[in-house]
RNA sequence: GUCGACGUAGCCAAAGGGACGAAGGCACCGGCCCGCGAAGCCGGAGAGUGCAGGUUCAAGCCCUGCCGUCGACA
Numbered sequence: 001g002u003c004g005a006c007g008u009a010g011c012c013a014a015a016g017g018g019a020c021g022a023a024g025g026c027a028c029c030g031g032c033c034c035g036c037g038a039a040g041c042c043g044g045a046g047a048g049u050g051c052a053g054g055u056u057c058a059a060g061c062c063c064u065g066c067c068g069u070c071g072a073c074a
Base pairs, nucleotide, nucleotide: 001073002072003071004070005069006068007067010026011025012024018057028044029043030042031041032040050066051065052064053063054062
């Protein structure tokens, strides 16, 4: 340099173009339990989806450019 895959919460991660209020787990916070913790149980907060455009009535999802990570080839 070319090609491909990926980028969603602190971490992991789901989501056929269609109510939208963007699942779930871990972690975190509060409570119950306990002599105190851990475990367990109940509840809670946290993202608008790498950035910028485009298509569409509607975009995390499709298209373009850029950025980043990984891989292949050179």

Predicted 3D model of a 74-nucleotide RNA (transfer RNA) from uncultured Streptomyces sp. The source organism's lineage runs through Bacteria, Bacillati, Actinomycetes, Streptomycetaceae and Streptomyces.